C1' cells in the first nucleotide's frame, strides 16, 4: 500500500413542559433522518441515565474541540393599554362656619334684641256631632190540635130542668218576625266647645321697653367635616411592543485534532 473478515462508531438533533434527575411517548423548532413493541390519574432507566427485539452501513467514514453566524424557545426589566382592590396629601365636587368685596330686598309708617301674654303640644273631666252594636218603647204581622176568651152546629150525662167537655168561625195574645223611634247603654274617631293641670321654648299673633340695622344671592380667603364618578397615589392581574438585558440553542460556515483488530499478497 492492496484484498478479505470483524469491531468501535453511525443510521438525527434541539426548546418548553413534566421529573429528585435522565431519556422517551404528546406539543413546538430544525429539515429528511431504518423497522417493530411499550407509555401522561404515563413508560423505561440512574450520572456511561429509554428498555427489549430485528435490520443496514462501517473505519475516508465517523468522532471531538475552538471561533463566527444563527431558526426557535425560556426568564427578567421597561413602556403602554384594559380591568380591579385600597387610599384621600392634592385637583374637581358637597355641607357648615368664616374673611373681603359686589348686587338686591326690607327698615324711624320702627330693623334687630329683650320681656309679658295667648295659641300651637300633652293629660284628665265634661259637652257636642257622626258611625256601629245591643236593650227598651210603639205599630204591623203572628198558633189545624198540643195558648186565652166566646164557642153556632154536633157530642156526652140526666126522666126533665139543666150541666160538662169542646171543633170550625170570630176576637186577643206568646215566642218569633218586619218597621219606626226626639229613649237608654256600650264601642270607635282627622267632630265641636269648655274647664283644670302640665310642658316647650321652636314657630305664629298681640302688647310693652329699647332705638338702627337686618336678611338673601354671587365671587374670593381660611377652617372643619364629607364624597370617591373623574384627575391623582398605591398593590395584585391580564394583554401588547420592530424595545432592552440575559439564557438554552437546531442548522450553516471556517480551522485544528483523533481514528482500531485479525489473516494474506
Nucleotide at each position: 500500500u492492496c484484498a478479505u473478515a470483524c469491531u468501535a462508531g453511525c443510521c438525527g438533533g434541539g426548546g418548553a413542559g413534566a421529573u429528585a434527575g435522565c431519556g422517551g411517548u404528546g406539543c413546538c423548532c430544525u429539515g429528511u433522518a431504518u423497522c417493530u413493541a411499550c407509555a401522561a390519574c404515563c413508560c423505561g432507566c440512574u450520572u456511561u441515565a429509554g428498555u427489549a427485539g430485528a435490520g443496514g452501513u462501517g473505519a475516508u467514514g465517523u468522532c471531538a474541540g475552538a471561533c463566527u453566524u444563527g431558526a426557535g424557545g425560556g426568564a427578567g426589566a421597561u413602556u403602554u393599554u384594559a380591568g380591579u382592590g385600597u387610599c384621600a396629601a392634592c385637583g374637581c365636587c358637597u355641607u357648615a362656619u368664616u374673611u373681603a368685596a359686589a348686587g338686591a330686598a326690607u327698615g324711624u309708617u320702627g330693623a334687630g334684641a329683650a320681656a309679658a301674654u295667648a295659641g300651637u303640644c300633652c293629660u284628665a273631666u265634661a259637652u257636642u256631632g257622626u258611625a256601629g252594636a245591643g236593650a227598651g218603647u210603639u205599630g204591623g204581622u203572628g198558633a189545624a190540635c198540643c195558648g186565652u176568651g166566646u164557642c153556632a152546629g154536633g157530642u156526652u150525662g140526666g126522666g126533665a130542668a139543666c150541666a160538662a167537655a169542646g171543633c170550625a168561625g170570630c176576637a186577643c195574645u206568646a215566642a218569633g218576625u218586619c218597621a219606626a223611634u226626639u229613649u237608654c247603654u256600650c264601642u270607635a274617631g282627622g267632630u265641636u266647645u269648655a274647664u283644670a293641670g302640665g310642658g316647650u321654648a321652636g314657630c305664629u299673633g298681640u302688647u310693652u321697653u329699647u332705638g338702627a340695622g337686618u336678611u338673601c344671592u354671587u365671587u374670593c380667603u381660611a377652617u372643619a367635616a364629607g364624597a370617591a364618578a373623574c384627575g391623582g397615589a398605591u398593590g395584585g392581574u391580564a394583554a401588547a411592543a420592530u424595545u432592552c438585558u440575559u439564557u438554552c440553542g437546531a442548522g450553516a460556515g471556517u480551522c485544528u485534532g483523533a481514528u482500531g483488530u485479525a489473516u494474506g499478497g